[in-house]
Bacterial RNase P class A from an Alphaproteobacteria bacterium, 357 nucleotides, folded computationally. The RNAcentral record of the sequence draws on ENA.

RNA sequence: UCAGAUGGUUGGAGCACCGCUGUGCUUAUGAAUAUAAACAUAGAGGAAAGUCCGGGCUCCAUAAAGGCAGGAUGCUGGUUAACGGCCAGCGGGGGUGACCCUAGGGAAAGUGCCACAGAAAAUAUACCGCCGCAAGGUAAGGGUGAAAUGGUGCGGUAAGAGCGCACCGCGUUCUUGGUGACAAGAAUGGCAGGGCAAACCCCAUCCGGAGCAAGACCAAAUAGGAACAGCGCAUAGCCCGCCUUUAGGCUGUUGUUCGGGUAGGUUGCAUGAGUUUUGCAGUAAUGCAUGACCUAGAUGAAUGGUGCUCGUUCUUGAAAAAGAAUACAGAACCCGGCUUAUAGACCAUCUGAUAUA
Numbered sequence: 001u002c003a004g005a006u007g008g009u010u011g012g013a014g015c016a017c018c019g020c021u022g023u024g025c026u027u028a029u030g031a032a033u034a035u036a037a038a039c040a041u042a043g044a045g046g047a048a049a050g051u052c053c054g055g056g057c058u059c060c061a062u063a064a065a066g067g068c069a070g071g072a073u074g075c076u077g078g079u080u081a082a083c084g085g086c087c088a089g090c091g092g093g094g095g096u097g098a099c100c101c102u103a104g105g106g107a108a109a110g111u112g113c114c115a116c117a118g119a120a121a122a123u124a125u126a127c128c129g130c131c132g133c134a135a136g137g138u139a140a141g142g143g144u145g146a147a148a149u150g151g152u153g154c155g156g157u158a159a160g161a162g163c164g165c166a167c168c169g170c171g172u173u174c175u176u177g178g179u180g181a182c183a184a185g186a187a188u189g190g191c192a193g194g195g196c197a198a199a200c201c202c203c204a205u206c207c208g209g210a211g212c213a214a215g216a217c218c219a220a221a222u223a224g225g226a227a228c229a230g231c232g233c234a235u236a237g238c239c240c241g242c243c244u245u246u247a248g249g250c251u252g253u254u255g256u257u258c259g260g261g262u263a264g265g266u267u268g269c270a271u272g273a274g275u276u277u278u279g280c281a282g283u284a285a286u287g288c289a290u291g292a293c294c295u296a297g298a299u300g301a302a303u304g305g306u307g308c309u310c311g312u313u314c315u316u317g318a319a320a321a322a323g324a325a326u327a328c329a330g331a332a333c334c335c336g337g338c339u340u341a342u343a344g345a346c347c348a349u350c351u352g353a354u355a356u357a
Stems, first nucleotide, its partner, number of pairs: 001353010012310007020043005026037004045328001049339002052337005057211004070207005075089005090104001091102004105202002110200002112196003127142002129138003150168006169191001170189008215267004225258007236251004274293003278289004311326006
């Protein structure tokens, strides 16, 4: 210098004017906790997004324990409020390398599937070939396939074959190291029924449901309801066992109060697993201690518009300068993650190649 790998930061700046939302304070009006005005102050993000996973909180509710069904997860250790997240490792795969990818338990519990090709796809078997007079032997060689009953070599044999041996792979046992996944080594076995569980399934662990439009409170109105008081018992009905009479009560009607809960309003709702400084422990995720800070809260839904100057990029131009553009995107109960979108700029560590000293 070129080509890369990993991790991280930032996400335009300033001034003026006019607006919008919240809060504080003052004044005015008012019965009022209301309304208006003036002033001060605060006012989107790294993803606010997708709503994929996990929690807080709330109600339903009992879900204490066990079981059925369904779902999720699936190497080991750690971390956390929790997780399918994160950190550190192990095994496998890829890359010259920095580094990257990995749903990675069980296939001898059972069931199922393995197209085409091929002799044969797990039941066993033999097309060409080799040997042999033949019967037959063989699975070395050819050929098929994603996958063919260990691989290479030597010996051996009629030809062959773990038939024997050496090395590699594999199984079993033991030893050593490691918390563990696992690794290394030794001995031993001639080698065992191939693959698929992101097929059913088995095993282990975990999971109640709905969600801030949750829920709570205040409360005009309407329906139905309760209590008390007044009027009336006059036509009608019922009650005081039955009949008659009288009196009374209820149904009736009026008023007040309670209750109800719609519109509407308040709350939930901004001090929280909060942000951050320093120190300590830890490889790290993270934890502990300490100090500082308060930092949006709308509800048809504020966070905007205009002008000027500067920055960045592109185009034109010899220059001066001019013109255009300035990413992805917009909180809605809150928090931890994941995923996706993102112009431009910057930083740190590392790898490979080339050149020069």